[in-house]
RNA sequence: GCGCCCGUAGCUCAGGCGGAUAGAGCAACUGCCUUCUAAGCAGUGGGUCACAGGUUCAAGUCCUGUCGGGCGCG
Repeated sequence: GCGCCCGUAGCUCAGGCGGAUAGAGCAACUGCCUUCUAAGCAGUGGGUCACAGGUUCAAGUCCUGUCGGGCGCG
RNA backbone atom coordinates (compact mmCIF):
# COMPACT_ATOMS: atom_id res chain seq x y z
C1' G A 1 0.00 0.00 0.00
C1' C A 2 -4.37 -3.61 -0.94
C1' G A 3 -8.45 -6.76 0.95
C1' C A 4 -11.81 -8.36 4.93
C1' C A 5 -13.98 -7.70 9.84
C1' C A 6 -15.01 -4.60 14.07
C1' G A 7 -16.29 0.51 16.72
C1' U A 8 -23.63 0.77 20.52
C1' A A 9 -24.07 2.43 28.66
C1' G A 10 -18.27 2.24 33.26
C1' C A 11 -17.06 -3.25 31.15
C1' U A 12 -18.63 -7.54 27.81
C1' C A 13 -21.99 -7.62 23.92
C1' A A 14 -27.13 -8.16 21.11
C1' G A 15 -29.77 -5.29 17.59
C1' G A 16 -26.90 -5.54 10.78
C1' C A 17 -34.18 -7.77 6.89
C1' G A 18 -34.74 0.76 7.54
C1' G A 19 -40.11 2.14 11.12
C1' A A 20 -41.33 -0.44 18.72
C1' U A 21 -39.71 4.75 23.90
C1' A A 22 -32.19 2.07 21.83
C1' G A 23 -31.66 -3.09 24.81
C1' A A 24 -29.35 -7.51 27.90
C1' G A 25 -25.76 -9.29 31.52
C1' C A 26 -22.18 -7.50 34.96
C1' A A 27 -20.84 -3.01 37.58
C1' A A 28 -22.82 1.76 40.25
C1' C A 29 -26.82 3.88 43.30
C1' U A 30 -31.59 3.45 46.28
C1' G A 31 -35.03 0.45 48.95
C1' C A 32 -36.55 -4.44 51.14
C1' C A 33 -34.44 -8.54 53.80
C1' U A 34 -30.30 -9.28 57.57
C1' U A 35 -27.61 -7.90 64.29
C1' C A 36 -23.87 -6.26 60.28
C1' U A 37 -21.76 -7.71 55.60
C1' A A 38 -22.33 -10.92 51.51
C1' A A 39 -26.13 -13.42 48.80
C1' G A 40 -31.28 -12.81 47.31
C1' C A 41 -35.59 -9.59 45.79
C1' A A 42 -37.56 -4.82 43.81
C1' G A 43 -36.32 -0.37 41.54
C1' U A 44 -33.30 4.05 39.64
C1' G A 45 -29.71 6.51 36.86
C1' G A 46 -26.26 6.08 32.99
C1' G A 47 -25.88 6.47 25.37
C1' U A 48 -23.05 12.38 20.29
C1' C A 49 -24.92 4.12 18.35
C1' A A 50 -16.32 6.32 16.60
C1' C A 51 -16.45 11.18 13.49
C1' A A 52 -18.34 13.89 9.09
C1' G A 53 -21.40 13.96 4.88
C1' G A 54 -25.21 11.67 1.74
C1' U A 55 -29.88 8.69 0.47
C1' U A 56 -34.86 8.41 2.58
C1' C A 57 -41.17 10.52 4.91
C1' A A 58 -38.01 7.85 8.41
C1' A A 59 -30.95 5.60 9.58
C1' G A 60 -27.71 2.13 15.15
C1' U A 61 -29.12 -0.42 10.38
C1' C A 62 -28.07 1.60 3.53
C1' C A 63 -23.96 4.59 0.62
C1' U A 64 -19.20 7.63 0.68
C1' G A 65 -15.02 9.60 3.19
C1' U A 66 -12.00 10.01 7.72
C1' C A 67 -10.12 8.09 12.44
C1' G A 68 -9.04 3.94 15.66
C1' G A 69 -8.50 -1.55 16.50
C1' G A 70 -7.86 -6.73 14.67
C1' C A 71 -6.63 -10.41 10.78
C1' G A 72 -4.59 -11.65 5.99
C1' C A 73 -1.64 -10.48 1.46
C1' G A 74 2.47 -7.80 -0.67

The RNA shown here (transfer RNA) has 74 nucleotides and comes from an Oscillospiraceae bacterium. It was read from a public genome assembly. Rfam family: tRNA. By type it is a transfer RNA. Model confidence (mean pLDDT): 81 of 100. The organism belongs to Oscillospiraceae, within Bacteria.